[in-house]
Context: one part of a larger RNA
Molecule: small-subunit ribosomal RNA, 5' domain
Organism: uncultured bacterium
Order: sequence, then structure tokens, then C1' cells
RNA sequence: ACGCUGGCGGCAUGCUUUACACAUGCAAGUCGGACGGUAGCAGGAAGAAGCUUGCUUCUUUGCUGACGAGUGGCGAACGGGUGAGUAAUGCAUUGGAACGUACCGAUUAGUGGGGGAUAACUAUCCGAAAGGAUAGCUAAUACCGCAUAAUACCUGAGGGUUAAAGCGGGGGAUCUUCGGACCUCGCGCUAAUUGAGCGGCCAAUGUCUGAUUAGGUAGUUGGUGGGGUAAAGGCCUACCAAGCCGACGAUCAGUAGCGGGUCUGAGAGGAUGAUCCGCCACACUGGGACUGAGACACGGCCCAGACUCCUACGGGAGGCAGCAGUGGGGAAUUUUGGACAAUGGGGGCAACCCUGAUCCAGCCAUGCCGCGUGUCUGAAGAAGGCCUUCGGGUUGUAAAGGACUUUUGUUAGGGAAGAAAAGGUUGGUGCUAAUAUCACUGACUGAUGACGGUACCUAAAGAAUAAGCACCGGCUAACUACGUGCCAGCAGCCGCGGUAAUACGUAGGGUGCGAGCGUUAAUC
Repeated sequence: ACGCUGGCGGCAUGCUUUACACAUGCAAGUCGGACGGUAGCAGGAAGAAGCUUGCUUCUUUGCUGACGAGUGGCGAACGGGUGAGUAAUGCAUUGGAACGUACCGAUUAGUGGGGGAUAACUAUCCGAAAGGAUAGCUAAUACCGCAUAAUACCUGAGGGUUAAAGCGGGGGAUCUUCGGACCUCGCGCUAAUUGAGCGGCCAAUGUCUGAUUAGGUAGUUGGUGGGGUAAAGGCCUACCAAGCCGACGAUCAGUAGCGGGUCUGAGAGGAUGAUCCGCCACACUGGGACUGAGACACGGCCCAGACUCCUACGGGAGGCAGCAGUGGGGAAUUUUGGACAAUGGGGGCAACCCUGAUCCAGCCAUGCCGCGUGUCUGAAGAAGGCCUUCGGGUUGUAAAGGACUUUUGUUAGGGAAGAAAAGGUUGGUGCUAAUAUCACUGACUGAUGACGGUACCUAAAGAAUAAGCACCGGCUAACUACGUGCCAGCAGCCGCGGUAAUACGUAGGGUGCGAGCGUUAAUC
């Protein structure tokens, strides 16, 4: 997987085939405490109108909560999937030197003063659409100079080069153009050293089959100069030399992701690589770079190709080997479910937002484990069935009858743990001018549950709701009757069947296993 059968629960697994094609929805966002702003929603303020005299309507205003689109920052390189390729650029183990590192931790120093743009927006225009053009306006933690400059970098050792950005909370004096300056705290920013974790690189050893594959190799092997990289290196290039690998199996061909593990076995081994964990490779097919700390990037870009879709025929759009789901293939593999409550991740000061990761639920006896389908009694050994030597035997304490129990199921009632971090109030310590904030540390208080009214507990009635499958010649546990008559059929091997078949078919009886049993296939 298939056939027959099927009561319940817990846990786990679930496209092995076409890396075949995919409708639809979701799977990566977040920050207004970086910025100009205000399309929409809510509130406030001002004006006007109506009147019921404090409400309604209209207009204006970014003033506030917030926020569509946009600029900017961080993330999107994680997490999730698949095993096509790869026999070594991989993996495993043990070592190594010539490297990088955003966020996080520790330490040191700084954070001064300027400038020009540009999106959004407005106007005009082109296009069927996707989208685009021109002109004008504006901001920043976007961009660019200047200053400062070492324990950084370069050096001919004299010297030379290189940075930054602000935002938010609070406030006693002093000043004020009433905006603030100023002080302070927090979060940031710049340069440098270092740590941790992570990553890049190199070597040795091990890593399937074939000799009906014996020679292979020209950037090939080494050197010098140059280039390139974060970094060693023919990694690339010019020149020079002629090396390098190979029966200890090179090269070629076939097959294959590798390991921890898994299955089996007394072990040694053999087979295997689903789920879970680590590494690698890939993302419609092939190629390429851009951005960035990190990619040559599954849900980014460009080119080519095949395929699908839209089109006004000029031109455009797409990539489920993410989660569900569809068609196809196949012996064969599930729901277009719920929730961010927990764990973890991204962003954010936080509140919070996002998260098909995850946690749960649904489906399937697919596997493992547990439970149940009653218990005790009951000989007139009832009836019926089957066999019979017609006496009886067997089904069989089995049933009926009597006494009991209620797991499970049904009904009713109660009902969790998984959730304390956060937040609020209030002490102490530190920073500080400060009893503001903020950080650390106590005390009290305290919101939040998808699963689920689930697990679990209690009560009620009632044997009530629950047994099949294969086999019975020997191997191999279990035998008789009838039917059939080398027919129909059985069969893993030996072999049964041609008129008394324990071997075919049916019945009675028996044996084995049991919510499973048998068959087929594979491995030890």
C1' cells in the first nucleotide's frame, strides 16, 4: 500500500512518484521619540447660520491624538521549504594562519561651525495599461565641504590623510528677540582598542561501484613582476622553466546530498539517511552583477530562454522545492482551520505592531502504547446445530436463570495548571544643582488563555454502546462430514485434485493473533 473488519484514549508520523504545472488567500515588516507634512478618522479652537439658548449644521485652522502616500533608519542574508546538482569547491574528525564582523558587552576620546539639493506636493503633458516626462516649491538622524585628529591609515621617517546628528524628558538660579539660550538625564551619532558569538580560507585522514575506463593535464605544475580580495593562493595577467597526477587505481563512466543517528544483529558487521538536530546545495531554466556588516539574494534587480496571463497590438505582468489548497502522475500521503495566550524572531524608549516560525485544533487504525466489549454463580449437561458404531459424543458453564459492578459511552453539575514578566503605588542606592527623569534593587498591588467549558472531579440510570481476521497435509499450533471427481480449484517449498480428498468448496469443531488480521514489497 491493498483486501476484510473496526469501540475509546494518549503520543508520534503523514507526496517515498512529476526539482510536474499552478486559480485564490495569507507567509516581512516596523519606527511620528529621524523628516516635510495631513489624504482619511477622532478631538480642540475661531468664525458664520439655524434656533429648542446650548445643541445642530457649514467654513477655516496640523493646535492635539493619530496617520494614507512619500524621504530616512533598522530588518528583509534570520526564520520556513526541497534534495535537482555534487564522489569533493561537499560532509565528518583533528589541526592551522594570511582574514572579516551590523546588532550585544567592556574601555578611551569626541559630538564645533556651515552649505547645496531632492522626493512628497503644485502645474502642464504622454500612455489602453504598467508606468513616465518637463517646470516650480520644501525638510531631515538623507547628501557634501570646513574645523578638530590619535593608540587608526600611508610614508622616502621629514611628514601627510581621515569623523560625527540629532531626538525626547525635566528644571533652580542667570540671560532672553519670550521661540529659547543654559544645566541635567535618557536614547542615539563618530573615531579607536578589546571581548563574545558568528562567518570566510588552508591542510591531513576517512567517505559507493566499474579496468569489458590506462594513461590524464597547457593556466596544466612551479618561479618572478603586476593586478585582485576582508584574507593565503594560477584567483587573474605578462614573461621564464617543464613540470604535475597515475595499478597505493589518475582520468573517464555510472550512482548518490553528508553526518549525529535509524533498523537489524550476541557482537563484529550489514542495510539505511522519513520525522528531530548540525553542515552543504538549490529557488521556473541558464548567466550576471547591484545594494549592504553580511547575498551574487525563495516571496529583490538586469539579460536570455521555455511556459502562462492582460492588451487599445504599440507594449506589459508572473514564478507555492513557504502554509493551506487545485489539476496531473501514482499502489499511496491531510484543513483553502484558530491564536499570537506561551516560546522565539524583526522593528520601536515604550505602549504596541508584524510573525502559515511556533503553539493548538481538524482528517487518516499510518505506527507505538494503554483500556474496554463485562464479573461471580449456574447441569435439567435445555433447545438447536454437527458427528455417530444409534448406545451416545460434541458445541458446553457456553446460553437461559440468579446475584453484582459501571471502566467506557450517555445525561446533569463543578472546573484547571500552562501567566508572570509588563503596568501602577511606595522605600533604598547611584547619576544630578534637584525631592525631575533615568538605571539598579526590595515591598505591596496587579491586566492578559487560541487550545476550551478541554483535561480532571462529582452524581444518576442501565449489561447497557462495542469482535473480527487468517489458518487447520508436512515444514507449523489446530480434524471430521458433505459436495466435486486431474473438473472446479489450491499452492511460500514439497506438492494436493482422475469416486471414500484432514491439501479444492461449504458446514460443524478446533488453533493463532486480536481493534485488528491477512497478503504483497523491501531490509537485517